[in-house]
Context: one part of a larger RNA
RNA sequence: GAUGAACGCUAGCGGCAGGCUUAACACAUGCAAGUCGAGGGGUAGUAUUGGAGCUUGCUCUAAUAUGAGACCGGCGCACGGGUGCGUAACGCGUAUAGAACCUACCUUAAUCAAAGGGAUAGCCCAGAGAAAUUUGGAUUAAUACCUUAUGUGAUUAUAGAGUGGCAUCACUUAAUAAUUAAAGAUUUAUCGGAUUAAGAUGGCUAUGCGUCCCAUUAGCUAGUUGGUAUGGUAACGGCAUACCAAGGCGAUGAUGGGUAGGGGUCCUGAGAGGGAGAUCCCCCACACUGGUACUGAGACACGGACCAGACUCCUACGGGAGGCAGCAGUGAGGAAUAUUGGUCAAUGGAGGCAACUCUGAACCAGCCAUGCCGCGUGCAGGAAGAAGGUCUUAUGGAUUGUAAACUGCUUUUAUACAGGAAGAAACCUACUCUUGCGAGAGUAAUUGACGGUACUGUAAGAAUAAGGACCGGCUAACUCCGUGCCAGCAGCCGCGGUAAUACGGAGGGUCCGAGCGUUAUCC
Repeated sequence: GAUGAACGCUAGCGGCAGGCUUAACACAUGCAAGUCGAGGGGUAGUAUUGGAGCUUGCUCUAAUAUGAGACCGGCGCACGGGUGCGUAACGCGUAUAGAACCUACCUUAAUCAAAGGGAUAGCCCAGAGAAAUUUGGAUUAAUACCUUAUGUGAUUAUAGAGUGGCAUCACUUAAUAAUUAAAGAUUUAUCGGAUUAAGAUGGCUAUGCGUCCCAUUAGCUAGUUGGUAUGGUAACGGCAUACCAAGGCGAUGAUGGGUAGGGGUCCUGAGAGGGAGAUCCCCCACACUGGUACUGAGACACGGACCAGACUCCUACGGGAGGCAGCAGUGAGGAAUAUUGGUCAAUGGAGGCAACUCUGAACCAGCCAUGCCGCGUGCAGGAAGAAGGUCUUAUGGAUUGUAAACUGCUUUUAUACAGGAAGAAACCUACUCUUGCGAGAGUAAUUGACGGUACUGUAAGAAUAAGGACCGGCUAACUCCGUGCCAGCAGCCGCGGUAAUACGGAGGGUCCGAGCGUUAUCC
C1' cells in the first nucleotide's frame, strides 16, 4: 500500500459498488419454462331464446353464441441462472489446420407440394388400488403415423473427360442404374410444408508453443506402440473388435504422489519480478453419489427417463414419493456474509401472424460504515485573558484559551409544507403519404415497478449531528499523582525493585476523522 474481511469502541447523511472465502452439509414452504385454438378432436361451465315438469323459482331438454382445465400435435425446455466437486488435461491461453466434419430457428436462390390408408390419446362405458398410478371395451381427429407417385435435385455404384493441388486427393462436367420429399390452416391479410445450393451463427476434431510442488517418486506400458481388415461416428483416429509385428515413453524428469478449475484481469513494485483468480466477461467441469442410454439440429440433459446406492418422507405394510451448487428462506458449520420483497415499465429470452402469456434472467426496492467517493456537525467579532480544572519557584504566575459567555450572520443538512421528473422508443389501433406490394414514413392515441422517488421552491431556527488510537526510541506528541520487579505494558529494543515522559488515573498534547484501532493474509 491492499482486502469479498472479522473483532473492539464509536456513529449524522447521500451516491456508486459489494455481501457463505467455512459443510459440492441437510433442506420445511412458495416461486424459478412455458407457449400456440391461425395444427386437431372437443368437454365442464356461462349467457340468450324456446319447450316440458311442477315444489313458482328450481330441474330437465333443444338451438345459438362463448368457452376454461385436461388430451393429441408443433416449437422451446441443450438458452438464461448456480457452483468450483473433479480435472496437471489439447482443460485453458495463444497461433494454425479440417482436401476428415455437423449446424434447428434466420437470410438468399432454385424447384416442388399428386393419390390413398390404418390407428391412437381425449370423450364414453366397466373395473383394480390406501395412494402413486393403472387395466379392459367401444368410438374419433390432425401440420401425428404409414404406403404409393413425381425427382429440380441429392446419395450410392459403374466406367469416362477436363482443370487444379502440399500427400491422401479436390473441383467441374456428360452418361447409365438404384434409392430418396412434402401439410395444411385461414377472418383471403397471410402464416406455414418438402428437396437442394450458398451464407450467417453455433459447435466438433487435430496440431505447434506456454501452463504448480516433490527424485526422501526411476523406471513405466498388452489395446500398450505400429500395421491390415471390419465395425462405429457428423467426422479422423486402437474409438472398438479380429489377426500380424514388437514396439512406445523416460534425468530435456516418464511413471507415481501432493495441490489446483484456466484466462482476461486484480494487488504490490521505479521496473524486473512476487502474490491472487471475489464481483464483471470468455472457456471448462458438475447438478444427492455412481452408471446408462433415449428423444432431438443440438444432451448422454440442474427443476427429463432407467438402474444401483446412501439419506429423508408417506403407507391401509401390498407399495410409493423426493433431490435449492436457481431466487428468497430454514437448520448446521463458522470470526463471518442480506428480504420467505415489487414489476415485467425498460433490456433480453421462449412460444405466437398478432393481441398477448410466461420469465426469482433482468430492472428495482429492503438489510449491512463491508469498501470507495462526496457533504455536514456552523461562520465572523469577542480579553474582565471570567469561573472551574491542571501545573508551579504559590499574596504571584503559566496553561486550558478566542476557547466559553456575549453580539451579529448563515441554513448545506435535518424537520414541515407545496410542486414534481428523465428513463417511453415502440408494438397494437385509427388516419394520411410513398411503394419495388415485401414494406417504409408521418400524425394522433396508449404504456412507469422504481415513486409522489430524484430534483426544485418556501418557512422557522445554531437549531438535528464526534469520536478513536497514541504521546521512552523507531514515531508526530509531556507533566503531576498512584503503584513499588507488585499490579501491569510490550510490534522490536525493552519498562516496573519509592522521585516511572514506558504500568493505572488526571491535565495537556499529537495523528486521523464518521470513523479510529486490533487481528489475519499478500507485495

A computed fold for a 523-nucleotide part of an RNA from an uncultured bacterium, annotated as small-subunit ribosomal RNA, 5' domain. The prediction has a mean pLDDT of 85.